[in-house]
Molecule: SAM riboswitch aptamer (S box leader)
Organism: uncultured Zetaproteobacteria bacterium
RNA sequence: AGUUUAUCCAGAGCAGUGUAGGGUUACAGGCCCGUUGAUACUGCGGCAACCGCCUCAAGUCAGAUGACAGGAAGGAAUGGUGCCAAUGCCUGCCCAGUUUGGUUGAGUUAUAAACAAUGCUGGGAGCGAUAAUGU
Numbered sequence: 001a002g003u004u005u006a007u008c009c010a011g012a013g014c015a016g017u018g019u020a021g022g023g024u025u026a027c028a029g030g031c032c033c034g035u036u037g038a039u040a041c042u043g044c045g046g047c048a049a050c051c052g053c054c055u056c057a058a059g060u061c062a063g064a065u066g067a068c069a070g071g072a073a074g075g076a077a078u079g080g081u082g083c084c085a086a087u088g089c090c091u092g093c094c095c096a097g098u099u100u101g102g103u104u105g106a107g108u109u110a111u112a113a114a115c116a117a118u119g120c121u122g123g124g125a126g127c128g129a130u131a132a133u134g135u
Stems, first nucleotide, its partner, number of pairs: 001135001004132005013044005021033003027092004045084003050080002053075003059068003088127001093124006100117001102115003
C1' cells in the first nucleotide's frame, strides 16, 4: 500500500503545554465545537470487548482413567490494539413509500392514473474508520 471478514444510532474524565482554528477522505452544501481556550501533544484516569487468556457445548479418537477439539456459548479484563462531542454529526449515488401544491389527463354509475418538483421516512450501494488475517 492493498485483499477478505466483522463492527460502526450504546459507552467513556481531570490536569499540564500551547494558540486559532477544528469536526476520520477528495471536494461541496449544511449543521455544530472553539479565546468560558477547542482541535493537537503529554501525564494520569476511564469506556469497550476485535485479537489474545480461562471455562465448557457439539464432535472425533480411545474404550478404566482419558486425549484431541473449540460454536454468532459463557467468564475475567493483567497482555496487543482501539476509543473517550453530536448516528461514521447530516447530506451529496440508487430504490421504495409518503406530504404539499403544479402540469397532463380520465370523465359522471364510479373514481382514477401518469409526470416532474419539493420536503419527510425507510432500505441499499459507495466511500471512510477500527480489529483480525493474508499478500